[in-house]
This is a predicted structure of a 74-nucleotide RNA (transfer RNA) from a Candidatus Rifleibacteriota bacterium.
The organism belongs to Candidatus Rifleibacteriota, within Bacteria.
It matches the Rfam family "tRNA". From the family's description: Transfer RNA (tRNA) molecules are approximately 80 nucleotides in length. Gene Ontology term of the family: triplet codon-amino acid adaptor activity. By type it is a transfer RNA.
The coordinates come from a structure-prediction model, not an experiment, and the mean pLDDT is 81.
The sequence is in RNAcentral, with records from ENA and MGnify.
RNA sequence: GCGCCUGUAGCUCAGUUGGUUAGAGCGCAUGCCUCACAUGCAUGAGGUCAGUGGUUCGAAUCCGCUCAGGCGCA
Numbered sequence: 001g002c003g004c005c006u007g008u009a010g011c012u013c014a015g016u017u018g019g020u021u022a023g024a025g026c027g028c029a030u031g032c033c034u035c036a037c038a039u040g041c042a043u044g045a046g047g048u049c050a051g052u053g054g055u056u057c058g059a060a061u062c063c064g065c066u067c068a069g070g071c072g073c074a
Stems, first nucleotide, its partner, number of pairs: 001073007010026004019057001028044005050066005
């Protein structure tokens, strides 16, 4: 330098033949329970879907570029 893959909550990931409110587990906070902690139960917070531009009535999803990480070739 070229090609391919990945990027979604604090962590691990699902969701990718475009469509209604973006979700799960773990973690975190609060309440109940307990002498207290853990377990358990209930509730809740937390996301510019890597960034940017485009296509579209509508984009996490399609397209271009950029960034970061990984693999391969030279």